[in-house]
Context: one part of a larger RNA
């Protein structure tokens, strides 16, 4: 891993709803007894439960066998409508606490009790599997720790302590040499034995649940070992690691308490119809639970108005926006006046006076802003009202009780916040969509665009595209880009900003131009004078003053370069040559620059350049399940039947998690009823038909003894999933 089999909302007992049934002011019988056809039934049994009257804490006291009025269903008539009206509704009346008294709670004009099925709640293992705990009682020290007891081992060398002889020295004390001697928790050592430092070697489904191999530590001692023997679970043992106590240890192991709880995790099995959610709010030792509530579902009861839309009309608002010579606060720059007020200067003996600049107040021009400013001010958006328009009275709206619930981790986009530098960021709020929504486009892509789906069948568009991939235009008429700009609506996903740009196109406005413009070439560009002054110099061109005048078509008391100073080169400025625009300047369209990222680039790609980019218009054409036509089929509902039947209507009916409700399908087995089977049941293979599906049915083979249908029960009933069990391969 696959296949088969097993495998998960049950049982009792109490409450509480609902159907069905039976009796009803009642109603049920329980232990238990007696018959008998002996777990069944059938008679009995009424002890005792609910109800039959409540209201008080209790003492206690104690209620409408109908007075009015509206008025649905139903019925009745003299039928655009009137009368009666069960049951319902508004009054009235009583009964009880409480009370001076008034109000106020509660309760009143008979409906219950049993059974059975089923929702539901609660106790119990309680839908099912799943901890790690905790606690009790026993079994373990044949591994290990440590202690006792009784034995057992340690090749060889190295080193050479005490002591003890001899010798020399000393006054002695004693000291020195040389022998002898053989001590050490001494030293070398693959003796035996014991351990295990490193390769982070092999090996890692292993030779092994801790090896193996080569290194390497101890090896006369706190030494190894061998047998017995002792110590036990909040204990033991421990040269101390939380080690060790039979592969088990921050509390050993088996058993039981046990099906421990588990707000946490996984699973939880057939079909179909009808509606259809919530991720909010409040509390909460709450926050991964819950509970009430909004929200969804079912039932009941009730009887005529209801309102999501638009419009109108009275009212309420103070957000965008604007504005601030309308208030508050922020905020630029001149100019003025005033001298209120300060620092310096000056005059003045001194009071004081002038004046620069600073402040301040004031009046004039100019320049901005505000969520906690507003002289103003919308779209809206909301009370009430009235029209229209939808809806409801057989599809019963509105509303009101009651049963069942899921849900209280939401998310994305767009609008407006608040926090954050920013975020596929956190946190508000409306809404819409995903969640729980398929289908066509987006290249792929939960929420972006089209567009909300019953089934088959043809046809028309939507968004979106028509060179190829790929269905449809290499469409049409005009610009624009040259930069592969671009071929990329929204975006985490496509980047592209301030600032520059004499790249190109449009469109304006100023000035100059045939009396000839701009550019470009040819002359010319001079004289008093080398201007005065300073300088060593100073001549147009180091500074400084001044910037005159002639001759002229025209040329500075010189706008650049240049020299020590000249010189020389330009330029302004004139003139000729040429001959149609030039020149500043605004403003818009596409473009370029700015512009860096880590395995090879990307418009989806191939590619595209009077496009297959971009604007602008326009006429075709493909494109979804959407619109439009045919049949069907389901569901609502209408007519019609005693019940099917059968006829009808739906533009305003078919999408669907969680979850409510309602119908059916198979499976065991029992009871009655009616049937198949040796002339072949059950099952098994395979093939055909029906059904919308669960499923059925039929045919053939194979098998050889049972099986069905209907009615009505009954229940360890329906697999694909729980690292599900167990078997098989």
């Nucleotide at each position: 891993g696959c296949c088969a089999g097993g495998g998960a909302g049950u049982g009792u007992g109490u409450c509480u709803g609902u159907a069905u049934g039976g009796c009803a002011a009642g109603u049920c019988u329980a232990a238990c007894c007696g018959g008998a056809g002996u777990a069944u039934c059938c008679g009995g049994g009424g002890a005792g439960g609910c109800a039959c009257a409540g209201g008080g804490a209790a003492a206690c006291c104690g209620a409408c066998a109908u007075g009015g009025c509206c008025g649905c269903a139903g019925g009745g008539c003299u039928u655009u409508g009137c009368c009666c009206g069960a049951g319902g509704g508004c009054c009235g009346c009583c009964g009880u606490g409480u009370u001076c008294a008034a109000g106020c709670g509660c309760g009143g004009g008979g409906a219950g009790c049993c059974a059975u099925g089923u929702g539901g709640a609660c106790a119990c293992g309680a839908c099912c599997c799943g901890a790690a705990u905790c606690c009790g009682g026993a079994c373990g020290a044949u591994c290990u720790a440590c202690g006792c007891a009784u034995g057992g081992a340690c090749a060889a060398g190295a080193u050479g302590a005490a002591g003890c002889g001899u010798g020399c020295c000393g006054a002695a004390a004693g000291g020195c040499a040389c022998g002898u001697g053989g001590a050490a928790g001494u030293c070398u050592g693959u003796u035996a034995g014991a351990g295990u430092u490193g390769g982070u070697g092999u090996c890692c489904u292993a030779c092994a649940a801790u090896a193996c191999c080569c290194u390497c530590u101890c090896g006369u001692g706190a030494u190894c070992u061998a047998u017995g023997u002792g110590u036990a679970g909040g204990g033991g043992u421990g040269a101390a690691a939380g080690g060790c106590c039979c592969a088990u240890c921050g509390a050993g192991u088996c058993c039981g308490g046990c099906a421990a709880c588990a707000g946490c995790u996984g699973g939880u099995u057939c079909c179909a119809a009808u509606c259809g959610a919530a991720a909010c709010a409040u509390g909460u030792c709450g926050a991964a639970g819950c509970a009430u509530g909004a929200c969804c579902u079912c039932c009941g009861c009730c009887g005529a108005g209801g309102u999501a839309g638009u419009c109108u009309g009275u009212g309420a608002g103070g957000u965008a926006g604007a504005g601030c010579g309308a208030c508050c606060g922020a905020u630029u720059g001149g100019u003025g006046u005033g001298u209120c007020c300060g620092c310096c200067u000056c005059c003045g003996a001194g009071a004081g006076g002038a004046g620069u600049c600073g402040g301040c107040a004031c009046a004039c021009c100019u320049g901005u802003c505000a969520a906690a400013c507003u002289c103003c001010a919308a779209a809206c958006u909301u009370a009430c009202a009235g029209a229209c328009g939808c809806u409801g009275u057989u599809u019963g709206a509105c509303g009101c009780g009651g049963g069942g619930a899921u849900u209280c981790c939401g998310g994305u986009g767009c609008g407006c916040g608040g926090g954050g530098u920013a975020a596929g960021c956190c946190u508000g709020u409306g809404u819409a969509c995903c969640a729980g929504g398929a289908g066509g486009g987006g290249a792929a892509c939960a929420a972006c665009c089209c567009a909300g789906a019953g089934a088959u069948a043809g046809g028309u568009u939507a968004a979106g595209g028509u060179c190829c991939c790929c269905a449809a235009g290499u469409g049409u008429g005009g610009a624009u880009u040259a930069a592969g700009u671009g071929u990329a609506a929204u975006c985490c996903u496509c980047u592209g900003a301030a600032g520059g740009u004499g790249g190109u196109c449009u469109c304006g406005a100023g000035c100059c131009c045939u009396a000839g413009a701009c550019a470009g070439c040819c002359g010319g560009g001079a004289g008093g004078u080398g201007a005065g002054c300073u300088u060593a110099g100073a001549a147009g061109c180091a500074g400084c003053u001044a910037c005159c005048c002639u001759c002229u078509a025209a040329g500075a008391a010189a706008a650049g370069c240049g020299u020590a100073a000249c010189a020389g080169c330009u330029u302004a400025c004139c003139g000729g040559c040429c001959g149609a625009g030039g020149u500043u300047u605004g403003a818009g369209g596409c473009g370029c620059c700015c512009a860096a990222a880590a395995u090879g680039a990307u418009c989806g790609g191939g590619a595209c350049u009077c496009a297959a980019a971009u604007c602008c218009a326009c006429c075709a054409c493909c494109g979804a399940g959407a619109c439009c036509u045919g049949u069907c089929c389901g569901u609502a509902c209408c007519c019609g039947u005693u019940a099917c039947a059968g006829g009808g209507u739906a533009a305003u009916c078919g999408a669907g998690u969680a979850g409510a409700u309602u119908g059916g399908c198979g499976c065991u087995c029992c009871a009655a009823u009616u049937g198949g089977g040796u002339g072949g049941a059950a099952g098994c293979a395979g093939g055909g038909a029906u059904g919308a599906g669960a499923a059925u049915u039929c045919c053939u083979g194979u098998g050889g003894a049972c099986c069905g249908a209907u009615u009505g029960g009954u229940g360890a009933c329906g697999a694909a999933a729980a690292u599900c069990c167990u078997g098989g391969c």
Predicted 3D model of a 729-nucleotide part of an RNA (large-subunit ribosomal RNA, domain II) from Haloarcula mannanilytica.
Rfam family: Archaeal large subunit ribosomal RNA. Its family is annotated with structural constituent of ribosome and ribosome in the Gene Ontology.